RNA sequence: GUCGCGUCCCAUGCAGCGGCGCCUCCCGAACCGGGUCAGGUCGGGAACGAAGCAGCCCUAAGGGAUGGUCGUCGGGUGCCGUGGAUCACGUGGCAGG
Numbered sequence: 001g002u003c004g005c006g007u008c009c010c011a012u013g014c015a016g017c018g019g020c021g022c023c024u025c026c027c028g029a030a031c032c033g034g035g036u037c038a039g040g041u042c043g044g045g046a047a048c049g050a051a052g053c054a055g056c057c058c059u060a061a062g063g064g065a066u067g068g069u070c071g072u073c074g075g076g077u078g079c080c081g082u083g084g085a086u087c088a089c090g091u092g093g094c095a096g097g
Stems, first nucleotide, its partner, number of pairs: 001094007009084005014078002017074005022068002024065004033058004041050003
C1' cells in the first nucleotide's frame, strides 16, 4: 500500500421484555341498573291483580388474569440473523520499500 475478519457504529428481521389497545374469561351496583321475584305489603268479597325487600340470574362504570397463533409503540434486552459503513480500534493474508 492492498485485501479480509472481528469490535464499535447505522438500518432492519426474528425472539424476548415492557406500555397501551382489542378479544376471551373472571369479579363487579345493600336503595339510587335490568330480569325473576319466596315471605311480607297494598287493592279486591273472591278469583286475581299491583308495586316490590331478601335471595338467585345478568350486566354498566370499574377492576383482575400466574389468558391470546391479535394489533401498535418503546429499549442501558439477545454468545441470534441480514444489509450498510469501514472514519476509529484490534487482528490476519499478500505485495513493495